This is a predicted structure of a 71-nucleotide RNA (c-di-GMP-I riboswitch aptamer) from a marine sediment metagenome. Its mean pLDDT, the model's own confidence on a scale to 100, is 78.
C1' cells in the first nucleotide's frame, strides 16, 4: 500500500453553565494522534485582571503516549 478498527466539524434535540463552553443522542465536514497535557503564542467568555476566574488540545508550537502496515 491494502484491509480492519478509532475519532467526529457544521447543524438538530435534551441536560448543564452567567458566559465562552461542557456532557448525552442524532449527524459527518474532516482527522494518523481530531489520544492526553493550558507550558509558549493566539483566540473566546466576563465580574476587564493593580484586585478574581473560566474556556478552546478540531488555531500554531512544545511535552508525552501511540493502532494496522508491503518494500
Nucleotide at each position: 500500500a491494502a484491509a480492519a478498527g478509532g475519532c467526529a466539524a457544521a447543524c438538530c434535540c435534551g441536560c448543564u453553565g452567567a458566559g465562552a463552553g461542557g456532557c448525552g443522542g442524532g449527524g459527518a465536514c474532516g482527522c494518523a494522534a481530531a489520544a492526553c497535557c493550558a507550558c509558549c503564542g493566539g483566540c473566546c467568555c466576563u465580574c476587564g485582571a493593580g484586585c478574581a476566574g473560566g474556556g478552546c488540545a478540531g488555531c500554531g508550537g512544545g511535552g508525552c503516549u501511540u493502532c494496522c502496515g508491503a518494500a

Rfam family: c-di-GMP-I riboswitch aptamer. Rfam's curators write: GEMM was predicted in a large-scale screen for bacterial structured RNA regulatory elements.